[in-house]
RNA sequence: GUUUGUAUGGUGUAGUUGGUUAUCACGUCUGUCUAACACACAGACGGUCCUCGGUUCAAGUCCGAGUACAAACA
Numbered sequence: 001g002u003u004u005g006u007a008u009g010g011u012g013u014a015g016u017u018g019g020u021u022a023u024c025a026c027g028u029c030u031g032u033c034u035a036a037c038a039c040a041c042a043g044a045c046g047g048u049c050c051u052c053g054g055u056u057c058a059a060g061u062c063c064g065a066g067u068a069c070a071a072a073c074a
Base pairs, nucleotide, nucleotide: 001073002072003071004070005069006068007067010026011025012024019057027045028044029043030042031041032040050066051065052064053063054062
């Protein structure tokens, strides 16, 4: 340089043929329990889905450009 793939809470992830409030686990906080801690149980918190633009009545999902990372080839 060329091609391909990936980007979603603090971390790791699901998200089907585009359609109601974006899933689960860990984490953090609160409560119950305990003398106290841990475990367990209950509840809560935390996302403008990498950025910009386009298509559409409607975009995490489709299209284009960019950025970052990874792989292959040269």
A computed fold for a 74-nucleotide RNA from Entomortierella parvispora, annotated as transfer RNA.
Its Rfam family is "tRNA". Rfam classes the family as a transfer RNA. Rfam describes the family as follows. Transfer RNA (tRNA) molecules are approximately 80 nucleotides in length.
The same sequence occurs in records of 38 taxa.